[in-house]
RNA sequence: GGCCCCAUCGUCUAGUCUGGUCUAGGACAUUUGGUUCUCAGCCAAGAGACUGCGGUUCAAAUCCGCAUGGGGCUA
Numbered sequence: 001g002g003c004c005c006c007a008u009c010g011u012c013u014a015g016u017c018u019g020g021u022c023u024a025g026g027a028c029a030u031u032u033g034g035u036u037c038u039c040a041g042c043c044a045a046g047a048g049a050c051u052g053c054g055g056u057u058c059a060a061a062u063c064c065g066c067a068u069g070g071g072g073c074u075a
Base pairs, nucleotide, nucleotide: 001074002073003072004071005070006069007068010028011027012026013025020058030046031045032044033043034042035041051067052066053065054064055063
């Protein structure tokens, strides 16, 4: 240089192929409250994410292009 794959809460991950409904769901972590002499555990509640730009469309996390970052194969 060429080709391929990946990017979603703090972490891991579902959803993307097949666009639209239920607040983008779940686990762990975290915050607050309850329980407890205290801690742990348990119960209840909360906060928290679609890498960026552009395009297609009535509608994009999802489809397309470019860029950025990461990984792999190859010379």
Description
A computed fold for a 75-nucleotide RNA from a bacterium, annotated as transfer RNA. Rfam family: tRNA. About the family: Transfer RNA (tRNA) molecules are approximately 80 nucleotides in length. The RNAcentral record of the sequence draws on ENA.